[in-house]
RNA sequence: GCCUUGGUGGUGGAAUCGGUAGACGCGCUGGACUCAAAAUCCAGUAUCCGCAAGGGUGUGGGAGUUCAAGUCUCCCCCGAGGCA
Numbered sequence: 001g002c003c004u005u006g007g008u009g010g011u012g013g014a015a016u017c018g019g020u021a022g023a024c025g026c027g028c029u030g031g032a033c034u035c036a037a038a039a040u041c042c043a044g045u046a047u048c049c050g051c052a053a054g055g056g057u058g059u060g061g062g063a064g065u066u067c068a069a070g071u072c073u074c075c076c077c078c079g080a081g082g083c084a
Base pairs, nucleotide, nucleotide: 001083002082003081004080005079006078007077010026011025012024019067027045028044029043030042031041032040046057047056048055049054060076061075062074063073064072
C1' cells in the first nucleotide's frame, strides 16, 4: 500500500428486506424478604430542557441518498485478521 471484518448506554451484546435504537444479560440505584446479610423477587437505570404533560439530541467523526439510515454510498479515525 491492498483486501476482509469490527466500532451501538457504565459493561458484554442484539436489532430480519432500511421502518418504535438499545432486546437479553452483567453492573449500579431503590424496594420486598431477613435479627442482619447472602441468595431470590419487584421496579428503575443514554443525555439535555421542562413543575408536569411533553419536546430536543444520541449507534467512532463528517458528508450524501431516502418520507425514513445502527443498517445503503463516499471520505476520514481507531481495533483485529490476511496479502504483498

Predicted 3D model of an 84-nucleotide RNA (transfer RNA) from a Pseudobdellovibrionaceae bacterium. It was read from a public genome assembly. Model confidence (mean pLDDT): 81 of 100. Rfam family: tRNA. Its family is annotated with triplet codon-amino acid adaptor activity in the Gene Ontology. The source organism's lineage runs through Bacteria, Bdellovibrionota, Bdellovibrionia, Bdellovibrionales and Pseudobdellovibrionaceae.